Record summary: Transfer RNA from Polypterus senegalus, 72 nucleotides, folded computationally. The sequence is in RNAcentral, with records from Rfam. Rfam family: tRNA. The family's RNA type in Rfam is transfer RNA. Its mean pLDDT, the model's own confidence on a scale to 100, is 83.

[in-house]
This record gives sequence, structure tokens and C1' cells, in this order.
RNA sequence: AGGGAAGUAGCUCAGUGGUAGAGCGCACGCUUUGCAUGUGUGAGGUCUUGGGUUCGAUCCCCAGCUUCUCCA
Repeated sequence: AGGGAAGUAGCUCAGUGGUAGAGCGCACGCUUUGCAUGUGUGAGGUCUUGGGUUCGAUCCCCAGCUUCUCCA
């Protein structure tokens, strides 16, 4: 130089056109003398960037950025 894969909540990951969810974690309430456990509620996202297609894009197309990997 060339081929392939990945990027979504603090972390690990779903979701593959109709405005995003789970588990763990965090805050608060109940339970306890207190902690842990259990249980309920809540906060937390410009879905890597820019452009295009579309009535509508996390999703499709193009070009970048970062990371991993294969070949030599």
C1' cells in the first nucleotide's frame, strides 16, 4: 500500500426505515438500630463526523476520523 470488521447511556451490548431499550452501575423512597440484600421510582443519549436518498435515517448510499483484524 491492499482486504475485512466495529463505533448507540458511566461500562457491556440489543435495536436494521416511523423520533432508542436491557443488564450492571448512579441518585432517591420503602424495608434495617445501621450496612448488605430485596423492592419501587428517577436521572443520564446531538446513536463517531460531514454530505446524499427519503414525507421520515441509529438503520440505506458516498467520503472522512478512531480502534481491531487479515495478507504481504